[in-house]
RNA sequence: AUAAUCAUUAAAGCGCCUGAACCCGAGUUUUCAUCUGGGGUUGACGAGGAGGGGGUUUAUCGAGUGUUUCGGCGGAUGCCCCCCGGUGGCCACCAUCGUUAAAAAGCCUGCAAAAGCCGGCAGUAAUGCCUGCCACAAAGAGGCUUUUAGUGGAUGCC
Numbered sequence: 001a002u003a004a005u006c007a008u009u010a011a012a013g014c015g016c017c018u019g020a021a022c023c024c025g026a027g028u029u030u031u032c033a034u035c036u037g038g039g040g041u042u043g044a045c046g047a048g049g050a051g052g053g054g055g056u057u058u059a060u061c062g063a064g065u066g067u068u069u070c071g072g073c074g075g076a077u078g079c080c081c082c083c084c085g086g087u088g089g090c091c092a093c094c095a096u097c098g099u100u101a102a103a104a105a106g107c108c109u110g111c112a113a114a115a116g117c118c119g120g121c122a123g124u125a126a127u128g129c130c131u132g133c134c135a136c137a138a139a140g141a142g143g144c145u146u147u148u149a150g151u152g153g154a155u156g157c158c
Stems, first nucleotide, its partner, number of pairs: 014074004019070001020042005026036002045062003051083006084098005090153004102148007116133002119130004
């Protein structure tokens, strides 16, 4: 130095890099090209999303000067099943959701970063980081209105 094991910490457009592209350098060569290695850089811009366990993988929404935000691997609040919980006047099932706990439709409201520009720092370079100025989304969320929501049983009243 590499590999393995153990422990701790961090993340969710999150992490990583062997394809690929780019930079530097070495060897071969009179030189160039080609070829062969080595080292490095790039490799998702935010919004939104968590009852518990298991499983699963192309897991919501837009922005982008869309060439790599390509390709690959892993993970992840998605989805499915079970359990628990809420609601459908009581109980069970069923349905539907998740503690802000039923769905649908319509209307209103509503918010970003990268980017861009002026600079600075690090690096031979590819490139990375930072301050300031400065815009522009959609879904979700929130508010209002309307509509719709069981099957069976028990009890009470009429």
Model confidence (mean pLDDT): 78 of 100. A computed fold for a 158-nucleotide RNA from Syntrophomonas sp. UBA4922, annotated as glmS glucosamine-6-phosphate activated ribozyme aptamer. The source organism's lineage runs through Bacteria, Bacillota, Clostridia, Syntrophomonadaceae and Syntrophomonas.